[in-house]
Glycine riboswitch aptamer from a Spirochaetaceae bacterium, 110 nucleotides, folded computationally. The source organism's lineage runs through Bacteria, Pseudomonadati, Spirochaetota, Spirochaetia and Spirochaetaceae. The prediction has a mean pLDDT of 84.

């Protein structure tokens, strides 16, 4: 320290699914909140695991060790935009994985 990469901030883009029913309540209503019920969504967050890897055991190759191969075992490790729908969400607003740009703080191949 180009490219790259991690985190933070700002701006822009950003999907899906009932403005559901009932009770109580916030100043009647609109709207909001809480609880209950039915139906849905997956892109805050979270859950789960495939191959592989690791360890152990057995068998086998090898004169032995080492090493290789095969088989089995494991609350081992192991990804996602997959999965579950816990959480969250189902008019607008807000949130929103992710992408782009800019800036800041780090790492750093060459």
């Nucleotide at each position: 320290u180009a490219g790259g990469u991690u985190c933070c901030a700002u701006c822009g883009a950003g999907a899906g699914a009932g403005a559901g029913c009932g009770a109580c309540u916030g100043u009647u209503c609109c709207c909001g909140g809480u609880c209950g019920c039915c139906g849905c969504c997956g892109a805050a967050g979270g859950u789960g695991c495939a191959a592989g890897c690791a360890g152990c055991a057995a068998a086998u190759c090898c004169g032995c060790c080492a090493g290789g191969u095969u088989u089995g075992c494991u609350c081992g490790u192991g990804a996602a935009a997959c999965u579950c729908u816990c959480a969250g969400g189902c008019a607008a607003a807000g949130g929103g994985a992710u992408c782009g740009a800019u800036g800041g703080a780090g790492c750093g191949c060459g």

Its Rfam family is "Glycine riboswitch aptamer". Rfam links the family to the GO term glycine biosynthetic process. Of the family's consensus pairs, 90% are formed in the model.